[in-house]
C1' cells in the first nucleotide's frame, strides 16, 4: 500500500502534562488562551479472541439405549449456527450523524436562479481477512 466482508442518526471526562492549533480532503460551518494537536489516566462499546446461558435450529466418524429387526427411533458428545450476557486479552473509539456538502436520481417548493426531502454511489473511518 491494495483487494473482500461488515459497521458509521446510540454510547463515552469540569481528570493530568502540554502549549497553538483541529475538525481526512473541497467549500462551508463549527471548535480553540474559559487552553487545540499529541501523551497519560479515566471512560464507552463489543470487531476479534476467550468465557457462559439458551435454542422445536443444522450436521455427524463414534458412543449408549430401545425395537424381532433394520438403512428406524431416543439420548449423549462434539463441530456449526444464532440470541442474550461478561469484559483478564487484541484494537478502535471517547463536540457537532462520517458535523455538513462534493456524484447521479426521484419527490416536493419557486416564473427563474435556487431550496427543501429522500434512496442509492463516490471519498473516508474502524474491525476482521487475504494478497
Nucleotide at each position: 500500500c491494495u483487494c473482500u466482508u461488515a459497521u458509521c442518526c446510540g454510547g463515552a471526562g469540569u481528570g493530568g502534562u502540554g502549549g497553538a492549533g483541529g475538525g481526512a480532503c473541497u467549500g462551508g460551518c463549527c471548535c480553540a488562551a474559559u487552553g487545540a494537536a499529541a501523551c497519560c489516566c479515566g471512560g464507552c462499546a463489543a470487531c476479534c479472541c476467550g468465557c457462559u446461558u439458551g435454542g422445536u435450529g443444522c450436521u455427524u466418524u463414534a458412543c449408549u439405549c430401545c425395537u424381532a429387526a433394520u438403512u428406524g427411533g431416543a439420548g449423549c458428545a462434539a463441530g456449526c449456527c444464532u440470541a442474550c450476557g461478561c469484559a483478564c486479552g487484541g484494537u478502535g473509539c471517547u463536540a457537532a450523524u462520517u458535523c455538513c456538502u462534493g456524484c447521479a436520481g426521484a419527490a416536493g417548493a419557486c416564473u427563474a436562479u435556487u431550496c427543501u426531502u429522500c434512496u442509492g454511489a463516490c471519498a473516508g473511518a474502524u474491525a476482521a481477512g487475504a494478497g